Small-subunit ribosomal RNA, 5' domain from a metagenome, 537 nucleotides, folded computationally.

Context: one part of a larger RNA
């Protein structure tokens, strides 16, 4: 000089756009942050609409039962989305390969397929325990929930032929036999029904596309006042386990592996895209946005599942809060808001209208994700406090060599303007193929339903917010300060004190004429800001 996620002082008009627990990974009151599906299910509540009875001719009972609506039972989704930087010097990260050692719900295409049967169980119903949390007997019921059998291809296992291919191990194709493994239904239309069709779902199997998982080469931190580490340790057989390689892990064998090119051990820290700076080189950093890892009150297990660091799952242990009938229970804000700590860092807001995300056929539900809006000159940018005229150079105030000079066109006083703040009126863009009719296409037995793109036509949905932006009124009116003035460094006097009081980045100022202190005038910079401090370059 620049620069910040600042903090203090003093001050303070508007406005965009961004940004806000750097410290206690401290402990946490409240209330919200993940559901959602009735087009699986079988109860339950509910009763339009119709039907019938009683008749007080408008009620009231009694069946059928439809929309509805949910506590359970399936079934997806709670592994994403947000947060934090505790650990970690690690293939944790960047970066560039490799996997002939792998895994992948949902989603795109493709191939066939969906036969026929059983037995439970929850809700409920009866009893019981128990302050509570919850839990224990018997009954009985459904299914896309669960378990057999029939069938099956390029599923696996095992054995078999031929080709081909590679950096090993061995891939890819083909090809005999054996033996093993599936499935579900809901809802729409026609049809009296049997059943046909369509959609959406389910089963087996190929490819894909995204998503992981493992492996190496190379890169980035300080110490040697750390110099030797290492027993699953380093191979190596065989067996276990994983999705998969592999001492992952076990049993036997063998004595090996790392190291001064810095091993091992301390200490410190998430990494990276960037970010500041600097003419680069190179230094310092790693808030906010973005990728990856890691972690959820400690330490530790697994279970479910396509997928687990499982924040708002489960189990044990610990500390610590709470409730208790002293037998026993609950609980995890580094999700958004909020409290206490703290030099400091916002509201216990509004909305799912927009983008995305789950759930559903959709309708639409849920979404402190996001979008807005509140607070904070925290930080960049932008506008404004007015313009032009106006010397008797007015009072007043400093100074004064007493003549005057200065503040000074500054004021007053004329003559305009009309941002922004105020007041009224108008009034947005963000909204879009949601939906619904038609026309095209294709399925079908079908001009019924029912799919798909698109084109025309109807048609609704805004938190922000009556906000931006327009217009009109009125009127200079409501809007300036901090910090310096010895030198570095742009700016000078008088007064008051008197090595005092005090200043101070470094020199150094004050001891009686102090441009240096502390006040005034006056000047200088900067400007809604201005200094201080703290930190990097």
């Nucleotide at each position: 000089g620049g620069a910040c996620g600042a903090a203090c002082g003093c001050u303070g008009g508007c406005g965009g756009c961004g940004u806000g627990c750097c410290u206690a990974a401290c402990a946490c009151a409240u209330g919200c942050a993940a559901g959602u599906c009735g087009a699986a299910c079988g109860a339950a509540c509910g009763g339009a609409u119709g039907a019938g009875a009683g008749c007080u001719u408008g009620c009231u009972c009694u069946c059928c039962a439809a929309a509805g609506u949910g506590a359970g039972u399936g079934g997806c989704g709670g592994a994403u989305g947000g947060g934090u930087g505790u650990g970690u010097a690690a293939c944790a990260c960047g970066u560039g390969a490799g996997c002939a050692a792998c895994c992948u719900a949902c989603c795109u295409c493709u191939u066939g397929g969906c036969g026929g049967g059983g037995g439970a169980u929850a809700g409920c119903c009866g009893g019981c325990c128990u302050a509570a949390c919850g839990g224990c007997c018997g009954g009985g019921u459904a299914a896309u929930a669960c378990c057999g059998c029939g069938u099956a291809u390029u599923u696996c296992g095992c054995u078999u032929u031929a080709g081909u291919c590679g950096c090993a191990u061995g891939g890819c194709u083909u090809u005999u036999g054996c033996g093993u493994g599936a499935a579900a239904g809901u809802g729409g239309c026609c049809g009296c029904a049997a059943g046909g069709u369509c959609a959406c779902a389910c089963c087996a199997g190929g490819a894909g596309a995204g998503g992981g998982g493992c492996u190496c080469g190379c890169g980035g931190c300080c110490u040697a006042u750390c110099a030797g580490c290492u027993u699953g340790u380093u191979g190596g057989u065989g067996a276990g386990g994983u999705a998969a390689c592999g001492g992952c892990u076990c049993a036997c064998c063998a004595a090996g592996g790392c190291u001064a090119c810095g091993a091992c051990g301390g200490g410190u820290a998430g990494c990276u895209g960037g970010u500041c700076u600097g003419a680069g080189a190179g230094g310092a950093u790693g808030a906010u946005c973005a990728g990856c890892c890691a972690c959820g009150u400690u330490g530790g297990g697994a279970c479910u599942g396509a997928g687990a660091u499982a924040c708002g799952g489960c189990c044990c242990a610990g500390a610590c809060u709470c409730c208790u009938a002293c037998g026993g229970g609950a609980g995890g804000c580094a999700g958004c808001a909020g409290u206490g700590g703290g030099a400091a860092u916002a509201u216990u807001g509004c909305g799912c209208a927009a983008u995305g995300g789950c759930c559903g056929a959709a309708a639409g539900g849920c979404u402190g994700a996001c979008g807005c809006a509140g607070c904070g000159a925290c930080g960049c940018c932008g506008c404004g406090u007015g313009u032009g005229g106006g010397a008797u150079g007015a009072c007043g105030g400093c100074c004064u060599u007493c003549g005057g000079g200065u503040u000074g066109u500054a004021a007053a006083c004329c003559a305009c303007u009309g941002u922004c703040a105020g007041g009224g009126g108008g009034g947005a863009c963000g909204a879009a193929u949601a939906c619904c009719c038609g026309g095209c296409c294709c399925u079908u037995a079908a001009u019924a339903a029912g799919g798909g793109a698109u084109c025309g036509g109807g048609g609704g949905u805004g938190a922000c917010g009556g906000u931006a932006c327009c217009c009109c009124c009125a009127g200079a009116g409501g809007a300036a300060g901090c910090a310096c003035c010895g030198g570095c460094c742009a700016a000078c006097u008088c007064c008051g004190u008197g090595c005092c009081a005090g200043c101070a980045g470094c020199c150094g100022c004050g001891g009686u004429a102090a441009u240096a202190c502390g006040g005034a005038g006056g000047g200088u910079g900067c400007a809604a800001g201005c200094g201080u401090u703290g930190u990097c370059c």
RNAcentral holds the full RNA, with entries from SILVA.